[in-house]
């Protein structure tokens, strides 16, 4: 310098050719127990890395940028 991959909840990851974002673990509350653990139920938690664009509608598509990793030189 060029190319490729990745970026989504506190962590690990989903989201089927664009249709309004979810699971497991963790956290909190409740139930259960003499109490704890286990188990059960519920809740909180997200500007989907950033900016701009296309579209009625973008996590998803186009462009640029940032960060991490890999390959080539």
């Nucleotide at each position: 310098u060029g190319g490729c991959u990745u970026a989504u909840a506190g962590c690990u990851c989903a989201a089927c050719u664009g249709g309004u974002a979810g699971a497991g673990c963790g956290u909190u509350u409740g139930c259960c127990u003499g109490a704890u653990a286990c188990g059960c139920a519920a809740a909180a938690g997200g500007u989907u890395g950033c900016u701009a664009g296309u579209u009625c509608a973008a996590g998803u598509c186009c462009a640029g940028c940032u960060a991490a990793g890999c390959c080539a030189a």
A computed fold for a 73-nucleotide RNA from a soil metagenome, annotated as transfer RNA.
The sequence is in RNAcentral, with records from MGnify.
Its mean pLDDT, the model's own confidence on a scale to 100, is 81.
Rfam family: tRNA.